This is a predicted structure of a 71-nucleotide RNA (transfer RNA) from a Planctomycetota bacterium. Its Rfam family is "tRNA". The organism belongs to Planctomycetota, within Bacteria. RNAcentral holds the sequence, with entries from ENA.
[in-house]
RNA sequence: GGGGCUAUAGUCUAAUGGGAGGACAUCUCGGUCGCAUCGAGAAAGUCCGGGUUCGAAUCCCGGUAGCUCCA
Numbered sequence: 001g002g003g004g005c006u007a008u009a010g011u012c013u014a015a016u017g018g019g020a021g022g023a024c025a026u027c028u029c030g031g032u033c034g035c036a037u038c039g040a041g042a043a044a045g046u047c048c049g050g051g052u053u054c055g056a057a058u059c060c061c062g063g064u065a066g067c068u069c070c071a
Base pairs, nucleotide, nucleotide: 001070002069003068004067005066006065007064010024011023012022013021018054026042027041028040029039030038047063048062049061050060051059
């Protein structure tokens, strides 16, 4: 310098172009004399910019970061 893959919540991980889901963690409530376990509930997310589309996490282009291959 060139090619490929990946980027979703604090962490991990799903989602065929149509209601962004689950687990752990956090918080609240219940339960206990109390703590833990347990039950119920809440908050929290699509790397950035642009385009296509009635509609984009998903498709296209550019950028950033990481991994990998070639030189």